RNAcentral holds the full RNA, with entries from ENA. Large-subunit ribosomal RNA, domain IV from a Candidatus Magasanikiibacteriota bacterium, 329 nucleotides, folded computationally. The source organism's lineage runs through Bacteria, Bacteria candidate phyla and Candidatus Magasanikiibacteriota.

Context: one part of a larger RNA
RNA sequence: ACAUGGUUAAGGAACUCUGCAAAAUAGCGGCCGUAACUUCGGGAUAAGGCCUUCCCAACGCAAGUUGGGAUCAACAAAAGACAUCAUGCGACUGUUUACCAAAAACACAGCUCCCUGCAAACUCGUAAGAGGAAGUAUAGGGAGUGAUGCCUGGCCAGUGUCAGAACGUUAAGGGGAGAGGUUAGUCGUAAGACGAAGCUUUGAACUGAAGCGCUGAUGAACGCCGGCGGUAACUAUAACCGUCCUAAGGUAGCGAAAUUCCUUGUCGGGUGAGUUCCGACCCGCACGAAUGGCAUAACGGUGUGAUGACUGUCUUAACCAUGUACUCG
Numbered sequence: 001a002c003a004u005g006g007u008u009a010a011g012g013a014a015c016u017c018u019g020c021a022a023a024a025u026a027g028c029g030g031c032c033g034u035a036a037c038u039u040c041g042g043g044a045u046a047a048g049g050c051c052u053u054c055c056c057a058a059c060g061c062a063a064g065u066u067g068g069g070a071u072c073a074a075c076a077a078a079a080g081a082c083a084u085c086a087u088g089c090g091a092c093u094g095u096u097u098a099c100c101a102a103a104a105a106c107a108c109a110g111c112u113c114c115c116u117g118c119a120a121a122c123u124c125g126u127a128a129g130a131g132g133a134a135g136u137a138u139a140g141g142g143a144g145u146g147a148u149g150c151c152u153g154g155c156c157a158g159u160g161u162c163a164g165a166a167c168g169u170u171a172a173g174g175g176g177a178g179a180g181g182u183u184a185g186u187c188g189u190a191a192g193a194c195g196a197a198g199c200u201u202u203g204a205a206c207u208g209a210a211g212c213g214c215u216g217a218u219g220a221a222c223g224c225c226g227g228c229g230g231u232a233a234c235u236a237u238a239a240c241c242g243u244c245c246u247a248a249g250g251u252a253g254c255g256a257a258a259u260u261c262c263u264u265g266u267c268g269g270g271u272g273a274g275u276u277c278c279g280a281c282c283c284g285c286a287c288g289a290a291u292g293g294c295a296u297a298a299c300g301g302u303g304u305g306a307u308g309a310c311u312g313u314c315u316u317a318a319c320c321a322u323g324u325a326c327u328c329g
Stems, first nucleotide, its partner, number of pairs: 001324008010315002014313001019310001029051004037042001039147001053070007082308007089300002094106002110145007122131003148295004153225003158222002160218005167213003173207002178202005185194003226244005253287001254284001265281005
């Protein structure tokens, strides 16, 4: 000096990113007492307070109860925990990155949509076949959301899906008008010209499905949900008006938020002092309704802030024990 353990005057979080660590609380015994809130079950062992030993007496079968006394104190009852307040997130129990993340992530019951009539949809397999299922729409598969409560607004222009079939477009195929090559032959003195059949190279019209175009529906499908200017008898503001654009211009609720850049916004609370926290305001850079919105009792090895208790975390360090390092042997 280090590791582990222990003690400490006065103070008591001044330490620090943070009460990290430590200390403290003291235990499903009895009696009393117990708030907000609440889904009426809880919250709750809430919180908080008191008692328990031994001796004597009475009662009692006993356990024990009652009364009195003794002691500084003393229940061994054999085993949950520091407690409280406020708030975010997730309803909850559960699951997860074996070996840096346990969470607000995943799952979940509940809700909604889509597909599927059974030789089902869907999945595996080249197939046979198998699962689905020895099930049958109160069933099975897929997608999203995520208890519960109150709700879930507008837009179908784009993309997707579904439905429709008149028209347009459209492949191979069918079809074969026509054109070319070759040449038996014909004409020609020759050069050459024309040229049937066959073979061959092409090839127009016409016919020709789905799809696409087209018509419509559809958002708990993918998604999207404006700008500028002016206006009231102080000022300010704008219920109101005008105008441009759009498929339609963000409704309820919430809001400096796990979302707010400016920003330590402003006001209030808490503190001696508060970039955090709580309550409001709304100027939402860039919330918003099952990519769910807003509330929410209970729950949480969860995030944040505060209080009490408690302490070597600290002011500020000291000592002790054990084991090392180190020195000598």